A computed fold for a 420-nucleotide RNA from Pseudorhodobacter antarcticus, annotated as Bacterial RNase P class A. The coordinates come from a structure-prediction model, not an experiment, and the mean pLDDT is 77. Lineage of the source: Bacteria > Pseudomonadati > Pseudomonadota > Rhodobacterales > Pseudorhodobacter. Rfam family: Bacterial RNase P class A. Rfam links the family to the GO terms dimeric ribonuclease P complex, ribonuclease P activity and tRNA processing. By type it is a ribozyme. Rfam describes the family as follows. Ribonuclease P (RNase P) is a ubiquitous endoribonuclease, found in archaea, bacteria and eukarya as well as chloroplasts and mitochondria.

RNA sequence: GCGGAUGGCCGGAUGACCGCGUGUGUGACGUAGUCCCGUAAGGGAAACCGGCGCGCGCGAGGAAAGUCCGGACUCCAUGAGGCAAGGGUGCCGGGUAACGCCCGGCUGGGGUAACCCAAGGGAAAGCGCCACAGAGAAGAGACUGCUUUGCAUGCAAAGUGAUGGUGAAACGGCGGGGUAAGAGCCCACCGCGGACGUGGCAACACGGACGGCAUGGCAAGCCCCACCCGGAGCAAUGCCGAAUAGGGACCUUGCGCCUGCGCCCUUCGGGGCACAGGCAGGGAUGCAACAGCCCAGAGGUCCGGGUUGGCAGCUAGACCCCGUUGGUAACAGCGGGGGCAGAGGAAUGGUCAUCGAAGGGAAAGCGGUCGCAAGAUCGCGGCCCCGGAACAAAAUCCGGCUUAUAGGCCAUCCGCACAU
Numbered sequence: 001g002c003g004g005a006u007g008g009c010c011g012g013a014u015g016a017c018c019g020c021g022u023g024u025g026u027g028a029c030g031u032a033g034u035c036c037c038g039u040a041a042g043g044g045a046a047a048c049c050g051g052c053g054c055g056c057g058c059g060a061g062g063a064a065a066g067u068c069c070g071g072a073c074u075c076c077a078u079g080a081g082g083c084a085a086g087g088g089u090g091c092c093g094g095g096u097a098a099c100g101c102c103c104g105g106c107u108g109g110g111g112u113a114a115c116c117c118a119a120g121g122g123a124a125a126g127c128g129c130c131a132c133a134g135a136g137a138a139g140a141g142a143c144u145g146c147u148u149u150g151c152a153u154g155c156a157a158a159g160u161g162a163u164g165g166u167g168a169a170a171c172g173g174c175g176g177g178g179u180a181a182g183a184g185c186c187c188a189c190c191g192c193g194g195a196c197g198u199g200g201c202a203a204c205a206c207g208g209a210c211g212g213c214a215u216g217g218c219a220a221g222c223c224c225c226a227c228c229c230g231g232a233g234c235a236a237u238g239c240c241g242a243a244u245a246g247g248g249a250c251c252u253u254g255c256g257c258c259u260g261c262g263c264c265c266u267u268c269g270g271g272g273c274a275c276a277g278g279c280a281g282g283g284a285u286g287c288a289a290c291a292g293c294c295c296a297g298a299g300g301u302c303c304g305g306g307u308u309g310g311c312a313g314c315u316a317g318a319c320c321c322c323g324u325u326g327g328u329a330a331c332a333g334c335g336g337g338g339g340c341a342g343a344g345g346a347a348u349g350g351u352c353a354u355c356g357a358a359g360g361g362a363a364a365g366c367g368g369u370c371g372c373a374a375g376a377u378c379g380c381g382g383c384c385c386c387g388g389a390a391c392a393a394a395a396u397c398c399g400g401c402u403u404a405u406a407g408g409c410c411a412u413c414c415g416c417a418c419a420u
Stems, first nucleotide, its partner, number of pairs: 001416010012355007020059008029050002034045004061391001065402002068400005073233004078291002082287002086229005091105005106120001107118004121224002126222002128218003143164001145160007172190002175187003192211002196207004237312004247303007256279005262273004281295003319338008359386003365380006
């Protein structure tokens, strides 16, 4: 100097004028209600609300986006527990409120490397799939080929699966021995397997010996294993005010028996009503027993009416910043400091001036090449001119992930070239 990798920051600035929203303090004003004084007229006070004035302060993001995870918070559930169904995660260790996230490591893959990616438990529990091609796609198979025998120039039988071909992939690889030809048939090395030893918290790595010298892929196919998971969501929910029709029609399923006691009726046989208890039945969850609750209880369909107002929730949070201690780190402890939108159809805008990144053009001047010259062309240079920055707007709030992003800057690392 060029190329690459990782992490981080900025993503317009300043001033003036006019205009917004909000927090807080303050001043007066307004008026339906409340309280006090008053026979009354009327006067006064406080709070809420409303807008107005003045002072001080604040006002969109690294993703506010996607709504993909995890929570805080709110309400619900007959028993907030169990089982089932359903869903999620998936190497080891650590962090965290928690997670499917983050950090560190292991293994596998990509890359010369720095680094990046992972869908990372189980294929001998079972089922299923691997198109086409190919002889054959999982304990399959003989097409080409090789060998032997018989007959005779090609057929048949037997053996074989090394060579070749097909394919994404062909039942270990390679070198030798052996064989009729071949094959882990045998041997050495590699690969694989379980046990043993060493190191490590562990995943796992290494080592020698032994062994069969047989065990494809897909589980982001169903499945098996381990661990985890109630539901709904700020349109949650709470309060105030106001209004209406505690509306109507239809269907399904229970409403039984006994005892006690009181009341009413009675033709004195009994009937009806209410209460208490017991047994049975019905109902509410996907299931269950028991317990409790309800029993004109439970469930379903259709039609119709009112409410669309105000206040709260609503911004002090697992918050942010600095220092220090521990830790490889994520992060945690301790100390100090800060107050950083809260709208409610939704605010932060408009004008002017100056500066301004990337980008574009380029004067004077200097130098090189070609040329007799005129001139042409290239490089350096940078007075001056143009230009004016991407993705994109909070809405209960956090921790993450994912996606989008013009351009600029910083730091560290890797590779190549050159110089000292």